[in-house]
Context: one part of a larger RNA
Order: sequence, then structure tokens, then C1' cells
RNA sequence: AUUAGCGACUUUAAAUUUACAGCAAGCUUAAAUUGUUAAAUGUAAGCGUAGUUAAAGCAAGUGUUCAGUAUACACUAAAUAGUUGUAAAUUUAAGACCCGAAUCCAAGUGAUCUAGUUAUGAACAGGUUGAAUGCAUAAUAAUUUAUGUUGGAAGACCUAACUCGUAACUGUUGCAAAAGUUUGAGAUGAUUUGUAAUUAGGGGUGAAAGGCCAAUCAAACUUGGUGAUAGCUGGUUUUCCACGAAAUAUAUUUAGGUAUAGCGUAAUUUUAGGUAGCAAAGGGUAGAGCUCUUUUUAAACUAGGGGAGUCAAUAAACUUUACUGAAUUUAGAUAAACUACGAAUAUUUGCUAAAUUUAAGAUUAUAGUCAGACUUUGAGUGCUAAGAUUUUAAGUCAAGAGGGAAACAGCCCAGAUUAUUAACUAAGGCCCAUAAAUGAAAGCUAAGUGAUAAAGAAAGUGAUUAGACCAAGAUAGUUAGAAGGUGAGCUUGGAAGCAGCUAUCCUUUAAAAAAUGCGUAAUUGCAUACUAAUUGAAAAUAUUUUAUUUAAGUCUAGUUGCGUCGAAAAUUCAUAGGACUUAUGCUUUCUGCCGAAGUUAUAAAUUUAAAUUAAAAUAAUUUAAAUGGUAGUGGAACGUUUUUUAAGCCAGUGAAGUUAAAUUGUUAAAUUUAAUCGAGGUAUAAAAAGUGAGAAUGCUAAU
Repeated sequence: AUUAGCGACUUUAAAUUUACAGCAAGCUUAAAUUGUUAAAUGUAAGCGUAGUUAAAGCAAGUGUUCAGUAUACACUAAAUAGUUGUAAAUUUAAGACCCGAAUCCAAGUGAUCUAGUUAUGAACAGGUUGAAUGCAUAAUAAUUUAUGUUGGAAGACCUAACUCGUAACUGUUGCAAAAGUUUGAGAUGAUUUGUAAUUAGGGGUGAAAGGCCAAUCAAACUUGGUGAUAGCUGGUUUUCCACGAAAUAUAUUUAGGUAUAGCGUAAUUUUAGGUAGCAAAGGGUAGAGCUCUUUUUAAACUAGGGGAGUCAAUAAACUUUACUGAAUUUAGAUAAACUACGAAUAUUUGCUAAAUUUAAGAUUAUAGUCAGACUUUGAGUGCUAAGAUUUUAAGUCAAGAGGGAAACAGCCCAGAUUAUUAACUAAGGCCCAUAAAUGAAAGCUAAGUGAUAAAGAAAGUGAUUAGACCAAGAUAGUUAGAAGGUGAGCUUGGAAGCAGCUAUCCUUUAAAAAAUGCGUAAUUGCAUACUAAUUGAAAAUAUUUUAUUUAAGUCUAGUUGCGUCGAAAAUUCAUAGGACUUAUGCUUUCUGCCGAAGUUAUAAAUUUAAAUUAAAAUAAUUUAAAUGGUAGUGGAACGUUUUUUAAGCCAGUGAAGUUAAAUUGUUAAAUUUAAUCGAGGUAUAAAAAGUGAGAAUGCUAAU
């Protein structure tokens, strides 16, 4: 890992409710006895038939007062249903649906591992250094000293056995649940070691690391208490039908738990419930406004303050002011915690209407839910950030499949009872992949814009508004001129239109600046303003060579449609692809078609309601509507084992089991046939459960 088997809501007692059954103003026995496994006896006792009081007690009433009566207040009866049993559901007590801790306590077993200790034994090749002591000689007044020699000390030195385990590598399903190789420490000592013994679990032992006490130690191991407890994780086994939530409030040593309410289901019961229209009611939101309150701009006027002056003078007084300035006035603004105003929606009430298996309320029983998610609306927090967070009003998902959005919980369309190679549509689409117009009409775009972002930039291009110029010749181009007083004055080395300062006049002219730019050391020079000539612009009307009008043209300013630049990211160009340019793009209009599990058509099933027929806890027919679904509730069934039915029925003319096929049923399943097998099986109707496995890092076995 596979296969097979095993594997989880049980049992007892009590209570409550419902259904069914017996009896009924009554119902029923318990222990026990007799008998036998059928039952009989047993009336103690319990519930009910009456309540009330703390109670005695009283009683259709009772209790409350010093006593009595009356009233008042509290509870209660007034004409009905109980009780016993069976089943189901729930609750309580127990292991209480199953598996799962780390713990705590008790009694025992361990020192053949290891720690310390005791007793008795054993072991340490070889080499090195050479303490004390003794002796000899010499020296000294003497203690004594020196030299030589002897001697063999040491938790001395080097290094094997032995003991340890420093570093690296190998090994890591190993040779090994701690080893191997190389290297290393000690190696006469607080050394190493054999044998025997001793200390025992809140205890031992410890040159002390919380170390060690049999591969187990911040309290060993074994057994028991024990099925400890687990608001936690995991698992919990057949089918079909009906309905169908919540992720909120309050409280909580409470926040991933629980209780009550809210929302679900079933039963019983009551009568409205919902929608639309009309009418009415209250409001202080949006908006608006500035009377009040908050904030705030400008002006006017001005008390006061500051400065200056007059005065011999600091004071006082008077005069004054490029300062300041409350209040007041005028005008203009601001607000969630401002209001002399004030909607729409929403809410509540009443009336009316049509239709309805459309609901709502109550009682009883019984659940789940208390982590919610996104999208849109109004707000708060935040950065007007977040797939952020807290709320309000809706929707969807959750618990919802189908079509669209390339792909896609929460977006758009639409709510799947079943079947059908039928039709019509929704959102969205109709060049190809890909079902359906390379449809029609009018424009725009040239950027592959057509997915995507701003301030800002620009003779992109379309539409449009206003103004100016234009035959007395526009605008652009070409040709020519652009002068004189004068080199203005000042300044300066120089300053002549053109470094800078001051002024900026006059004349000649068709026109020409005491000069707009370039240039020179300063002049010269080149352009410009300004002027003339040349070139050259359509049509209509009147008149016939002129006039008028409107275009076209030129220039300036603005509005607007579609584009351009601004524009940088990591596998691949990528926005789904190909491709598309009077479109297959964008704006506007029109028609057709495709397109879903929507709707319709045909056939069928189930549920509910009504009616009819038969009839009696039901069946059939007709009509109508309904039938997505997690947690969860209710209903109806299938199968397994055993018992009664069953001394029946089937079975060697072949039971159960196994394998395969066919048929039947909405399903769980059933029946038949064939093969195999070789001895039991069992309809129907009931009863009782060790009653259904794919999950639990499930358990056991085999492979």
C1' cells in the first nucleotide's frame, strides 16, 4: 500500500409531551404469596374527583383585623376527564455516541545498567630525571658548610598494556537505538579493575551536569483507582419524499463555549396576513438659510490702548496720529455635536379594491445558529489607502446548478421534479476558432487608438462661435527705398541708433525709430519697423464700367467630438488569440437572427387543496398550484440477525453460499435463468435488536 473481517446515539431508573389501547368519576397495583412459566391472589399506597391558609383549620369558597360584621384585595370552582399500559421524542442521574491526553493517588517490583559506600582480591612492558638519608674527603672555635659518592623520593617526565573520549572524517533504513578510521588525554595514583554486599521513588546517590537509579528521570517501572477529565481535534455505516435556517441582541473569569430572545420544523387552534390605490398623522434628515451658537472676509463708525506734541514738569489736562482697536452698522461666507425654514423616500393608522393552497398570531413539543463573505446606497475610523475595519438599506453567495463576464463563491441574466436530436426569448452576442447579418443608413478616427493614468504640451483632424483685414488690391512672396540736422547731450581710452545715464525734438518725404535685432576696439556693414511698385482672389444684382452685397481668402480669440505626446519591470509580444482600417473600431438610428436546466409544447411521477364517486384511520377520477437546497425538523420505506406463524411450505428431480446474465421497481432492493456447490432454507403477518462503513495518522489478519 491493497484486500477481507471488526468498528460509534446504547442500557437502567425517574419525569414531561404526543400517538395508540384498556377502563372511566374513577384508574392502577407495589412488595409479597400460590402456581407454573399461562396466570391468579394481594387495595398497603399513588394519581384524579376542590379550593384556600404559614398552620390549626374552614370549605364553593378560603386567607388578611384585639374580636365580630360589611366592603376591598390575593388565589380559586361554577359542569368536566382522568388513570394505567405500550411506542416515540426530549430531559435528569449514571462512562452515556466512539477513539484520544499530559496528569493525580495507592500498593508493590527493581542498584546484573549506572552513582556513592563496605569487605576481599587483582593489574600497571620499557625508558628518563635523580629529593631526603648514609658514607668519604676538605674547611671551621662551634652550630655547620662545600665537593665526591651512595641512595631511589614524586597526585614527577616520555611511552605500551589498561582507562578515557580532544579534533576531523566516515556512518545516519548504520557493523552499531552512540560504532569505525586517523588524531588525542591519563598511565604509582583523588589510579584502573574482578567478585560479594549495601543505600529505593518526593526516596536514594551525586568532586553538582538536574547528572544517574536496567536503551525510561524537573520525580523510575508494574498493577490498580480508571471507561480519570478534555468548553479541544478526528470519526459516526441503507433509500426516497415534504419543509428549511443562522452567523444578530442581551448576559457571561465571557469572547472558537453556554443560556434566554430572534430566525427553522411538526402538531393543534384562531383570523386575518400580504399587495395596490386613496386619505390622515408625527418628524427635523437631504437641501436651504444665517435669528441664535461656532468659525470667518472687507468696509464704515468708534470707546479704549500705544506713540508724538503743548506746558517749568515726571503727574494731571489739552491737542494730534501712515499704529492698534472691543462694541455697533453695512455687505459677503461656514457647520456632525447651528436653525426664524424644510422635502422625497420610509414608518404608523384608517378606508376601498381585486384575487389568493397568500399568509399572520397563539399554544405544545423539538432543533440548529452566536467565526460570515462580497457587490451597490447613506455614514464613521483610515490617507475620500486597503480583497482594511465598524454600522445603515438592499441583493447575491453561504445553502444555488444553468447562460454571459476568455478562465471566475459574492457581478449581469435566470431559480434545475423527470424525459424529448421540438419551439420562443433573457443577459450577452452575430469575420475565424464559435451558434447567429463580412446587414442597412449618417458621421468620426489613422493612433492598430480601439485594454490602461493625471497635471501639462502641440500649425493632428472634424464641428461651431465672435472679431479684424480684403479690388482704395488683403495675407505670403519678389523688386526698390529706409534720408537730413546728427557722430543728439552726458559719460568714457573710445560710446558714431545699438556698454550705461538723460532727453526722445525738428526737417525732407510715398515712407523712414535720436532706433527692434545681429555685428565693430570704435566706425563701416547686414536685417527690422515704416513706404512704394509688382503679383493676384469667385459669383449675383443694377448699370455697361463703375457701384453694391455675399462668398472665397488671410489673421486673432474661444467652445466642442475623436485622436497624439506625457507613459519605466521583471518566463511570452499578452489587452484572451488570429486578424480587422469609408472597419471586424467609435458615435447615432433601423431591421433580422443566435442564445439558458427561463417560458412554451408533448409524455410521466410525487405532494397539497378543492370537487365528485365508492366508501370509512383509505382508494380512484377531474381541476389547480407546487416539487434547488447545507445545518436542521418531520414523514414513508428497503435490507440484515433471531423468535412466533412453522409438526406448515420448499429442498439430493439439488437448500444455503459463490459467479454471471436477463427482467422488474422512483430508490434502498427484488425475482428468474445458467454454472458451481453439497444440506439445509423459509413465504406471509408480527415481535426484538450486538441491524447497514469509504474515511477515525482507526483495530486485527493475510498478501

Description: The part of an RNA shown here (large-subunit ribosomal RNA, domain II) has 703 nucleotides and comes from Guillardia theta. The full RNA is in RNAcentral, with records from ENA. It matches the Rfam family "Bacterial large subunit ribosomal RNA". The gene name in the source record is rnl. NCBI's taxonomy places the organism under Eukaryota, Cryptophyceae, Pyrenomonadales, Geminigeraceae, Guillardia.